[in-house]
RNA sequence: GGGGGUGUAGCUCAGUUGGGAGAGCGUACGGUUCGCAUCCGUAAGGUCGAGAGUUCGAAUCUCUUCAUCUCCA
Numbered sequence: 001g002g003g004g005g006u007g008u009a010g011c012u013c014a015g016u017u018g019g020g021a022g023a024g025c026g027u028a029c030g031g032u033u034c035g036c037a038u039c040c041g042u043a044a045g046g047u048c049g050a051g052a053g054u055u056c057g058a059a060u061c062u063c064u065u066c067a068u069c070u071c072c073a
Stems, first nucleotide, its partner, number of pairs: 001072007010025004019056001027043005049065005
């Protein structure tokens, strides 16, 4: 320098026909307990790496770019 993969909640990740942004763990609160843990319930928490484009509508399609992993030279 060139090719490919990954980037979504605090962490690990799902989300493939373009239309509802989600799960587990964690956190807070409540219930349970003498108390803690377990268990049950509720809630908070997101610029879907960044910018632009296409579209009525983009995490998803296109372009540019950043970070990281990998292959070739």
The RNA shown here (transfer RNA) has 73 nucleotides and comes from an uncultured Clostridia bacterium.
It matches the Rfam family "tRNA". Gene Ontology term of the family: triplet codon-amino acid adaptor activity. It is annotated as a transfer RNA. Rfam's curators write: Transfer RNA (tRNA) molecules are approximately 80 nucleotides in length.
The sequence was found in a public genome assembly.
The coordinates come from a structure-prediction model, not an experiment, and the mean pLDDT is 83.